[in-house]
Large-subunit ribosomal RNA, domain II from a Chitinophagaceae bacterium, 688 nucleotides, folded computationally. The coordinates come from a structure-prediction model, not an experiment, and the mean pLDDT is 84. Its Rfam family is "Bacterial large subunit ribosomal RNA". Its family is annotated with structural constituent of ribosome and ribosome in the Gene Ontology.

Context: one part of a larger RNA
RNA sequence: GCCUACGAGUUACUCCUCACUGGCGAGGUUAAGUUCAGUACGAAUGGAGCCGUAGCGAAAGCGAGUCCGAAUAGGGCGCUUAGUCAGUGGGGGUAGACGCGAAACUUUGUGAUCUAUCCAUGGGCAGGAUGAAGUUCUGGUAACACAGAAUGGAGGUCCGAACCCGUUGACGUUGAAAAGUCUUGGGAUGACCUGUGGAUAGGGGUGAAAGGCCAAUCAAACUGAGAGAUAGCUCGUUCUCCCCGAAAUGUUUUUAGGAACAGCGUCGCAUUAAGAAGUUUAUUAGAGGUAGAGCUACUGAUUGGGCUAGGGGGCUUCACCGCCUACCAAACCCUGACAAACUCCGAAUGCUAAUAAAUAUCUGCGGCAGUGAGGCUGUGGGCGCUAAGGUCCAUGGCCGAGAGGGAAAUAACCCAGAUUAGCAACUAAGGUCCCCAAUACGUAGUUAAGUUAAACAAACGAGGUGGGGCUUCUAUAACAGCCAGGAUGUUUGCUUGGAAGCAGCAAUUCAUUUAAAGAGUGCGUAACAGCUCACUGGUCGAGAGGCCCUGCACGGAAAAUGAUCGGGUAUCAAACUACGAACCGAAGUUCUAAACUUACGCUAGUCGUAAGUGGUAGGGGAGCAUUGAAACAGCGUUGAAGCUGAUGGGCGACCAUUGGUGGAGCGGUUUCAAAAGAAAAUGUAGGC
Repeated sequence: GCCUACGAGUUACUCCUCACUGGCGAGGUUAAGUUCAGUACGAAUGGAGCCGUAGCGAAAGCGAGUCCGAAUAGGGCGCUUAGUCAGUGGGGGUAGACGCGAAACUUUGUGAUCUAUCCAUGGGCAGGAUGAAGUUCUGGUAACACAGAAUGGAGGUCCGAACCCGUUGACGUUGAAAAGUCUUGGGAUGACCUGUGGAUAGGGGUGAAAGGCCAAUCAAACUGAGAGAUAGCUCGUUCUCCCCGAAAUGUUUUUAGGAACAGCGUCGCAUUAAGAAGUUUAUUAGAGGUAGAGCUACUGAUUGGGCUAGGGGGCUUCACCGCCUACCAAACCCUGACAAACUCCGAAUGCUAAUAAAUAUCUGCGGCAGUGAGGCUGUGGGCGCUAAGGUCCAUGGCCGAGAGGGAAAUAACCCAGAUUAGCAACUAAGGUCCCCAAUACGUAGUUAAGUUAAACAAACGAGGUGGGGCUUCUAUAACAGCCAGGAUGUUUGCUUGGAAGCAGCAAUUCAUUUAAAGAGUGCGUAACAGCUCACUGGUCGAGAGGCCCUGCACGGAAAAUGAUCGGGUAUCAAACUACGAACCGAAGUUCUAAACUUACGCUAGUCGUAAGUGGUAGGGGAGCAUUGAAACAGCGUUGAAGCUGAUGGGCGACCAUUGGUGGAGCGGUUUCAAAAGAAAAUGUAGGC
C1' cells in the first nucleotide's frame, strides 16, 4: 500500500417543550398495592397523588377582578374557556451522551540484576626506564657540615601490553549493532580497575554538577485505580431520490478561530384573495444640504493691481512741521482662484406618504437550524505614497455554494444560470490562413516599424510618412544650382600699442555711384590682406518656403536556465482605422420525446393547462437494503443459502429471471423492534 472483518447521535428518566395520531373532555388520569388468570401477555380493582377548571398582590387579603393610588383618574397583570392521558417523532436537561485523541493531577503499590554514590569482603595490573630518602665505604672536618663511589628502591614518576576509557577520521544510518566496526588516541601502583554480597525510592534518592543517572523511560521512574479526567481544539462520522436554500453582518462578551440576542434559511399554523400591509412603474406632495457650484453671502486661506491708515527707509531741519518712496501692509475697490470639519445656492439617485395599475409577496406566532475567518471586481470615500493580490467603510455584481462558451493555460473579468435524452435549428461573448468550427469576404484609407497580430512606459529628441488649416514668394520668371558683380567718401568717429565692415563704445548706421552692394552675416589677420553672406544681373523654366492642428510609425527601451504573437506564420495583410455583408460559435433560446414538483381545471384520466426543477452549511418530504419478532400464506436433495456469469425492470438505493458452482435450509405480504448501510478517523485486527 491493497484486500477482508470491525468501526461513530445511543440508552435511561414521575424531567421540560413542540408537532402528529388516538381516547375521554370542564374535566383527564391512575401509582404502589390487591384480586383473577397463570407463564404468553394480560384483565379487574385501587382516586392517594398529578395536571387543568381564577386571578391579582410582598402579604393580610379581595376576587372577574386585583395591585399601585386620596381617587369613580390613569396604568400593570388578568377575565370574555380546553384540557388531560397514552403512543411516535423533532429539540432541550441530567447522565461519559456522536466516536477516537492529550500534556497533566490524585492515590495504591513495584523497582538500585542497568546506572549514581556508599558499606563489607575478595581479585587484577607482561616487560622496560628513571633512580628520592636512608645505609655502607673512601675522602674531609677540632667535631659537624660537605664531596665521591657503592648500596638502596621512593613516586596520584616515565615508555608500553593485559585491563579501563572513548580523542580523531572513515564506514555504518530499512546497521552485523535501538550507539557498533576499523584507524588513531588517553590512563595503565592509582582520586586505579573489577567479582560477590549489601544500603539509599519518586517532589524522593544519588550526583568531582551534565538537570546527569535511578532497568533502551527522567525539569519528577514504572504499574494499577479515580477514569470513558477535561479538551471553546484537530480528525473522522457509513444507503437513495425529491423541494427550498443561507452566512461570513450588528450589539455585548477575561471576548476576538468560542458564545448570547438580533439579521439571513427552512417547515408548520394564522391573517390577507370581498384582494394590499411586500415589490415594481407612473403621478402628486414632502423632509434633506451630498455631487456640482460659489464666495462683494459668512468663517478661514489667497494672486496681481489700485487707493490708503500704520510701520520701515531716505531728504530737510536747532526743533516742530513737511516732502519722497521700484519697502512691509490693515480696511476698502477692481481682478484671479481654494476648503472634510465654509455656504448666498444646489441637483441626480435614494428615503417618506398618498393615489392608480400590475404582481403573489409581506407580516405575526411556533418547531429546527447553520452562519457570526470571507474574497475579487466596478463605483463613492478614509488611511497609505490618488503604493500594494494593502487596509477600513458604503453601494452593485460575481466567487463562496455555479457547471457550460470566450480570455492559450487562469475561483472572481466578458457571455450565460446545467431536470433527462437527441448525429435537429437560431444566436451571445468571442471569432472565421493552418493547428481549430467558420470569409485568405467587400469598400475606402493608414503603417514599413514584423510596429502589430488580446498585459506593459514617459519626459524629451527627430527634413519618417498620411490628412487638414493659415500665410509668403512666383511666367512682369519664384525656390535650388551654375556664371558674374558685391563699389566710393572711408582705415566713419571714439578708444587703443594696433582697431582698417567684423575686441569694445557712440550714432542723423550718413551720403555718393549704381542693375545692386550693410559704416556690414560668418570665417580669417598682431593689424591689414584674403574667403563668404545680404543685395543685383544673367542662365534655367514651375512650383517654392514658413507656422499651427492631427493619424500611424522611429529613438529614448537594461535582468538574471532558451527563445517565441498560444504556435506555425503573416506586409494593398492573416497588422491598424471606418463602414458593410455572410458564416461559425454555449449545458442560452427553439424543436421532438420523457421524468418530477407546485398551482389550477374538468369529461376524474395514472388527463389537460401554466409556472418551474444549479447548489455548500442547513431545514423539510418520500423511499431502498440489512438483522430479529408476530400473524398469514409459501419454497426447498426434481437442489435452500452463499459464490460466480448473463438477460430484463426501476430516476435511484435496489429488484426479478436464468446458466454454472454449491449441498441444507430459505425467502414473500402486513405490522413491530433495531448492535440497521464505510473510502477516508497518521482508525483497530488479520492476511498478502